[in-house]
Context: one part of a larger RNA
RNA sequence: UAUGCUUGUCUCAAAGAUUAAGCCAUGCAUGUCUAAGUAUAAGCAACUAUACUGUGAAACUGCGAAUGGCUCAUUAAAUCAGUUGUCGUUUAUUUGAUAGUACCUUUUACCUGGAUAACCGUGGUAAUUCUAGAGCUAAUACAUGCUAAAAACCCCGACUUUUGAAGGGGUGUAUUUAUUAGAUAAAAAACCAAUGCCCUUCGGGGCUCUUUGGUGAAUCAUAAUAACUUAACGAAUCGCAUGGCCUUGCGCCGGCGAUGGUUCAUUCAAACUUCUGCCCUAUCAGCUCUCGAAGGUAGAGUAGUGGUCUACCUUGGCUUCAACGGGUAACGGGGGAUUAGGGUUCGAUUCCGGAGAGGGAGCCUGAGAAACGGCUACCACAUCCAAGGAAGGCAGCAGGCGCGCAAAUUACCCAAUCCCGACACGGGGAGGUAGUGACAAUAAAUAUUAAUCUUGGGCUCCUUUUGGGUCUGAGAAUUGAAAUGAAAACGAGUUAAAUCUCCUAUUGAGGAACAAUUGGAGGGCAAGUCUGGUGCCAGCAGCCGCGGUAAUUCCAGCUCCAAUAGCGUAUAUU
Numbered sequence: 001u002a003u004g005c006u007u008g009u010c011u012c013a014a015a016g017a018u019u020a021a022g023c024c025a026u027g028c029a030u031g032u033c034u035a036a037g038u039a040u041a042a043g044c045a046a047c048u049a050u051a052c053u054g055u056g057a058a059a060c061u062g063c064g065a066a067u068g069g070c071u072c073a074u075u076a077a078a079u080c081a082g083u084u085g086u087c088g089u090u091u092a093u094u095u096g097a098u099a100g101u102a103c104c105u106u107u108u109a110c111c112u113g114g115a116u117a118a119c120c121g122u123g124g125u126a127a128u129u130c131u132a133g134a135g136c137u138a139a140u141a142c143a144u145g146c147u148a149a150a151a152a153c154c155c156c157g158a159c160u161u162u163u164g165a166a167g168g169g170g171u172g173u174a175u176u177u178a179u180u181a182g183a184u185a186a187a188a189a190a191c192c193a194a195u196g197c198c199c200u201u202c203g204g205g206g207c208u209c210u211u212u213g214g215u216g217a218a219u220c221a222u223a224a225u226a227a228c229u230u231a232a233c234g235a236a237u238c239g240c241a242u243g244g245c246c247u248u249g250c251g252c253c254g255g256c257g258a259u260g261g262u263u264c265a266u267u268c269a270a271a272c273u274u275c276u277g278c279c280c281u282a283u284c285a286g287c288u289c290u291c292g293a294a295g296g297u298a299g300a301g302u303a304g305u306g307g308u309c310u311a312c313c314u315u316g317g318c319u320u321c322a323a324c325g326g327g328u329a330a331c332g333g334g335g336g337a338u339u340a341g342g343g344u345u346c347g348a349u350u351c352c353g354g355a356g357a358g359g360g361a362g363c364c365u366g367a368g369a370a371a372c373g374g375c376u377a378c379c380a381c382a383u384c385c386a387a388g389g390a391a392g393g394c395a396g397c398a399g400g401c402g403c404g405c406a407a408a409u410u411a412c413c414c415a416a417u418c419c420c421g422a423c424a425c426g427g428g429g430a431g432g433u434a435g436u437g438a439c440a441a442u443a444a445a446u447a448u449u450a451a452u453c454u455u456g457g458g459c460u461c462c463u464u465u466u467g468g469g470u471c472u473g474a475g476a477a478u479u480g481a482a483a484u485g486a487a488a489a490c491g492a493g494u495u496a497a498a499u500c501u502c503c504u505a506u507u508g509a510g511g512a513a514c515a516a517u518u519g520g521a522g523g524g525c526a527a528g529u530c531u532g533g534u535g536c537c538a539g540c541a542g543c544c545g546c547g548g549u550a551a552u553u554c555c556a557g558c559u560c561c562a563a564u565a566g567c568g569u570a571u572a573u574u
Base pairs, nucleotide, nucleotide: 001570002569003568004567005566009443011441015436016403022401023400024399026398027397028396031063032062037060038059043055044054061422070356071355072354080277081276082275085272086271089270090269095265096264097263108236112143113142119135122132123131124130152171153170154169155168156167159164172233173232174229176227177226178225179224180223181222196207197206198205199204213220235259237258238257239256240255243253244252245251246249279327280326281325286318287317288316293315294314295313296312297311298310299309300308331353332352333351335346336345337344338343358379359378361376362375363374381392383390384389409434411433412432413431417430418428419427420426448481449480450479452476453475454474455473456472457471458470459469460468461467487507488506489504491503517563518562519561520560521559522544523543528558530557531556532555533554539546540545
């Protein structure tokens, strides 16, 4: 694990892994809206609302759908585990920082443009979550596109020849390329040259002040220069409050949020990566390489490293310390069982990692997928059809067929735990709750007690004895007595709502019940040399054996033994 017999209570609880990663009818399992993107529903509710104002189906837009759940087919240095690295990379979201530079000549900056859905109407098809044509109308959809300083620095430079300079152009962040900086062991003296300052008795004398983060380590961080870019960003957005200043002008200034946005960090991750470690097998000894095998150089490709790929070059690389091949009823680990120690064996299965969605392959979208409750082919299945076509993927939850020794309800709910969304409000077969459930595991009912009767034992009184007393057992088709839950059930509680449990009125025990079983009784191995039947038959018996007319072993009755709400059998394993 399966199965046989049996089964009262309480708690807990595995469950179509093994065989077919076989096939699936039906239903559901992923959707989502706040004060705050878009409302003229010919929707509702109305009334302080004749521009709108509340609510709001639908639809556009945004986000999610890459999580979760399921399964274990593949897979043997692969996965995985522990341990490194990213000075070899990407990262929606979260959180913290972060942007005065835009135009090249004139008027839009008090705000630009054109669409489209829902809607309305006309239609097509047997048919689908199919859609065509006409007519409108929105944006945080799709587009387009302005803005304000000062200083400093760089380049050119009319003019001037000496100290210099009017003027002109450029300089936001990001992208790509090239270049430069990104320093520094310690001390003293002299000399030469330049020029800046100070003191000059004009002979000279004195000083020279320079910025540099981080690492074990960088072509790092950072900064600068020259260009580059089918030019990315630098807000034409939304809600709630409405105030202040006067020069009263369609003046100026202004709060708290929401959403968006570039770069840096952070977080959530991801992707590669270092070292070590795996079952059986030699009836597998050589394996690999012009079709990358091992390495180098350059490129392509990638988020990035890398024979990942391409070109050129070298001839390597692994192997009895078992390569390569084969097998595995092999996903790996945390773990489980057993065990004095050493070991042996199991691990499909709730946690972590991997892989997969009928089989292969390819791809779109996106921060993230080589996604399958996304798409496109092919193969295998298979559904509807009016025969022209159309639709499909339960190894999600239920459920069905098949397979088998072998496995549950087409139930209820988002109340809890959490997740997703524009979100306090919606959704969630994630998850919870019941149902089935002797997979396992926990606690422990099926009786207790007294008298009487019968019969023992110890002690004692002696009247010695059949006795009496006292203490204590056992057995009774005799009598009482109390005790209680199993079951039933008002109620309350439990719960999303119930159920169960717990609490609890009221019913609820006398043998014919409210009645315990399963295996055994020769040995191993606890317990019969009782009775009847059978007669080497029927049968039992793990093994030894029993049975041929007195069977301790068969079939029964009685009695007894073992474990007990469980016990037997088969199989695997220690």
Molecule: small-subunit ribosomal RNA, 5' domain
Organism: Phlyctis boliviensis